[in-house]
RNA sequence: ACUUCAAUAACUCAAUUGGAUAGAGUACAUGGGUCCUAACCAUGAAGUUGUGGGUUCAAGUCCCAUUUGAAGUA
Repeated sequence: ACUUCAAUAACUCAAUUGGAUAGAGUACAUGGGUCCUAACCAUGAAGUUGUGGGUUCAAGUCCCAUUUGAAGUA
């Protein structure tokens, strides 16, 4: 220098052929539970889907550029 892959909640990860209100676990908060703490149960909050544009009635998904990380080729 070029090629490929990844980036989604605080953390680890899903998301089908472009069509659900973007979900799960952990963690966190509240309540229950317990003599207390924990386990356990219920509920809740938390996301501009790395960034900036574009296509589309509709984009996490497609296109372009770009940032960071990983791997590969020379």
Source information: This is a predicted structure of a 74-nucleotide RNA (transfer RNA) from Rickettsiales bacterium (ex Bugula neritina AB1). Rfam family: tRNA.